[in-house]
RNA sequence: GCCGUUUUAGCUCAGCUGGUAGAGCGUCUCUCUCGUAAAGAGAAGGUCAACAGUUCAAGUCUGUUAAACGGCUCCA
Numbered sequence: 001g002c003c004g005u006u007u008u009a010g011c012u013c014a015g016c017u018g019g020u021a022g023a024g025c026g027u028c029u030c031u032c033u034c035g036u037a038a039a040g041a042g043a044a045g046g047u048c049a050a051c052a053g054u055u056c057a058a059g060u061c062u063g064u065u066a067a068a069c070g071g072c073u074c075c076a
Base pairs, nucleotide, nucleotide: 001072002071003070004069005068006067007066010025011024012023013022019056027043028042029041030040031039049065050064051063052062053061
């Protein structure tokens, strides 16, 4: 230098054919208990990496940029 994959909640990850953003774990509250843990119930938590484009509508499609990972090539 070229190519590919990935980027979504605090963490690990889903998200179908473009049509209301989700799960598990964690956090908080409540119930239960003498108390803690476990268990049960509930709640909070998101600029979907950034910017633009297409569209009535974009996490999803297109382009550019950034970051992480992998592969290839060249030079020294």
Predicted 3D model of a 76-nucleotide RNA (transfer RNA) from Aeriscardovia sp. RNAcentral holds the sequence, with entries from ENA. The coordinates come from a structure-prediction model, not an experiment, and the mean pLDDT is 81. Lineage of the source: Bacteria > Bacillati > Actinomycetes > Bifidobacteriaceae > Aeriscardovia. Rfam family: tRNA. Rfam classes the family as a transfer RNA.